[in-house]
RNA sequence: GCGCUCGUAGCUCAGCGGAUAGAGUACAGGCCUCCGAAGCCUGGGGUCGGGAGUUCGAAUCUCCCCGAGCGCG
Numbered sequence: 001g002c003g004c005u006c007g008u009a010g011c012u013c014a015g016c017g018g019a020u021a022g023a024g025u026a027c028a029g030g031c032c033u034c035c036g037a038a039g040c041c042u043g044g045g046g047u048c049g050g051g052a053g054u055u056c057g058a059a060u061c062u063c064c065c066c067g068a069g070c071g072c073g
Base pairs, nucleotide, nucleotide: 001072002071003070004069005068006067007066010025011024012023013022018056027043028042029041030040031039049065050064051063052062053061
């Protein structure tokens, strides 16, 4: 330099054109307990890496850039 995969909550990930963007875990509160842990319930937390484009509508498709990984030279 070229090609491929990926970037979504603190962390691990789902979501593959349409409704308020979700799960587990972590965190906070409550129930329980003599107190904890475990368990159960509730809650906060995201402008989906950045920008532009396509579309009635984009996390999702296209292009450019940034970053990570793998391969080729």
Background: A computed fold for a 73-nucleotide RNA from an Actinomycetota bacterium, annotated as transfer RNA. RNAcentral holds the sequence, with entries from ENA. Rfam family: tRNA. Rfam links the family to the GO term triplet codon-amino acid adaptor activity. The organism belongs to Actinomycetota, within Bacteria. Its mean pLDDT, the model's own confidence on a scale to 100, is 83.